Predicted 3D model of RNase P RNA and transfer RNA as a complex of 447 nucleotides. The coordinates come from a structure-prediction model, not an experiment, and the mean pLDDT is 77. It holds a member of the Rfam family "Bacterial RNase P class A". Rfam links the family to the GO terms tRNA processing, dimeric ribonuclease P complex and ribonuclease P activity. Rfam describes the family as follows. Ribonuclease P (RNase P) is a ubiquitous endoribonuclease, found in archaea, bacteria and eukarya as well as chloroplasts and mitochondria. It is annotated as a ribozyme.
[in-house]
RNA sequence: CCAGAGGGUCGGGCGGCCGCGGCCUGCUUUCGAGCGGGGCGAGGAAAGUCCGGGCUCCUUGGAACGACGGUGCCGGGUAACGCCCGGCGGGGGCGACCCCAGGGAAAGUGCCACAGAAAGCAUACCGCCGCGUUUCGGCGCGGUAAGGUCGAAAGGGUGCGGCAAGAGCGCACCGCGGCUCCGGCAACGGCGCCGGCACGGUAAACCCCACCGGGAGCAAGACCGAAUAGGGGCGGCACAUGGGCUUCGUUCCAGCCUCGCCGCCCGGGUUGGUUGCUCGAGGGACGGAGCGAUCCGUCCCCUAGAGGAAUGGCCGCACAUCCUCCAUUGCUGGAGGAGGACAGAACCCGGCUUACAGACCCUCUGGCGCC
RNA sequence: GCCCCAGUAGCUCAGUCGGUAGAGCAACUGUUUCGUAAAUAGUAGGUCGGCGGUUCGAGUCCGUCCUGGGGCACCA
Numbered sequence: 001c002c003a004g005a006g007g008g009u010c011g012g013g014c015g016g017c018c019g020c021g022g023c024c025u026g027c028u029u030u031c032g033a034g035c036g037g038g039g040c041g042a043g044g045a046a047a048g049u050c051c052g053g054g055c056u057c058c059u060u061g062g063a064a065c066g067a068c069g070g071u072g073c074c075g076g077g078u079a080a081c082g083c084c085c086g087g088c089g090g091g092g093g094c095g096a097c098c099c100c101a102g103g104g105a106a107a108g109u110g111c112c113a114c115a116g117a118a119a120g121c122a123u124a125c126c127g128c129c130g131c132g133u134u135u136c137g138g139c140g141c142g143g144u145a146a147g148g149u150c151g152a153a154a155g156g157g158u159g160c161g162g163c164a165a166g167a168g169c170g171c172a173c174c175g176c177g178g179c180u181c182c183g184g185c186a187a188c189g190g191c192g193c194c195g196g197c198a199c200g201g202u203a204a205a206c207c208c209c210a211c212c213g214g215g216a217g218c219a220a221g222a223c224c225g226a227a228u229a230g231g232g233g234c235g236g237c238a239c240a241u242g243g244g245c246u247u248c249g250u251u252c253c254a255g256c257c258u259c260g261c262c263g264c265c266c267g268g269g270u271u272g273g274u275u276g277c278u279c280g281a282g283g284g285a286c287g288g289a290g291c292g293a294u295c296c297g298u299c300c301c302c303u304a305g306a307g308g309a310a311u312g313g314c315c316g317c318a319c320a321u322c323c324u325c326c327a328u329u330g331c332u333g334g335a336g337g338a339g340g341a342c343a344g345a346a347c348c349c350g351g352c353u354u355a356c357a358g359a360c361c362c363u364c365u366g367g368c369g370c371c
Numbered sequence: 372g373c374c375c376c377a378g379u380a381g382c383u384c385a386g387u388c389g390g391u392a393g394a395g396c397a398a399c400u401g402u403u404u405c406g407u408a409a410a411u412a413g414u415a416g417g418u419c420g421g422c423g424g425u426u427c428g429a430g431u432c433c434g435u436c437c438u439g440g441g442g443c444a445c446c447a
Base pairs, nucleotide, nucleotide: 001367002366003365004364005363006362007361008360009359010358013317014316015315016314017313018312020041021040023038024037025036026035027034028033043342047353048352050351051350052349053348054347055217056216057215058214060254061253062252063251064250065249066248068213069212070211071210072209073087074086075085076084077083088102089100090099091098092097103208104207108206109205110202111201112200125148126147127144128143129142130141131140132139133138156174157173158172159171160170161169175197176195177194178193179192181190182189183188221275222274223273224272231266232265233264234263235262236261237260242258243257244256245255268446269445270444282301283300284299285298286297287296288295289294319340321338322337323336324335325334326333327332372443373442374441375440376439377438378437381396382395383394384393390427398414399413400412401411402410420436421435422434423433424432
């Protein structure tokens, strides 16, 4: 210098003018508001609503079983997670590194279309070999699975021996399974021995195993005010050694309620105010523990809280980038023009996913050149 | 803001347990008719919303994105 890998930060800057929305405050007021001052005012994804929580109600607490849903190598982190970190195994890349829904197919069931002889009990179309027969074209019986054919997949692979032809039939190596020992918390890895191979794929098919999970959502919920007809219909349960409450169902224990309640629909009224509401698993700096995610300690800072809902526009300067023209062997220089993405908080957090013009920084890999 | 549903031919919809995507209407070409309609015989038309994954194989199973549609407040 070229090509690449991993991670992080920012995502427009400065100045002037004109505006927008809350809050605090001063003056004026015809009480409707107007004028002025101060301070504040979107994001890394505010998005999709795909996961996990906080909070609130259903709903009085606890337990067991079942159904349903989800997760799935091992260990750790966390409030929790389907997230993150570290490792293991498999695959890809020369490499830095990247990807994997990655438990169980010897518990059982289902499926494997078409093609093909044969698709899960393995099987025998062509072929090869032996015997018999023959009208010399073949035919019959038996052996075999090396080769051909079909397929995504044909019941270990390669080589040597062996055989009538063949075959784990025998042997060596590789693969696979089992056992002992060693290392590791574990997933797993390694040495050795045994077995001639018995066990195809599919669980993002049913299922089995382990673990987790009650439902709804700030339009949740609470308070105040205003108004209207506690009106009509349908359904359920009940007249008490019973019934109901445990919001997926059943059962058990404890507790509570009930001598009329409950649910749905039609109809009626309002379209107001306050609260929930933003200080929170919060952010930054430094120090410590840890490979890391993360955790602990000290100091400092907190700056939207809103109703269909505000952050914008113009001009100038500089900057990244692009285009045109001129000059130059080239590096490059000059002039003019264009021009800065994705996107907008609405109860709040932790993640994931998706969109995104461009700029900067750190670490590393391969190649080329020079010293 | 929150919660649901759907996407298959021009339109309305099927598609079972994953195995060559169908039906009705519409369109087109014949037959019939003097001509049209009706009737009748046939033909064409599909990125199954997009992308990725699982699988030998995906409209179907899983993930993600896009588009369209629907519902909701309070009082008595």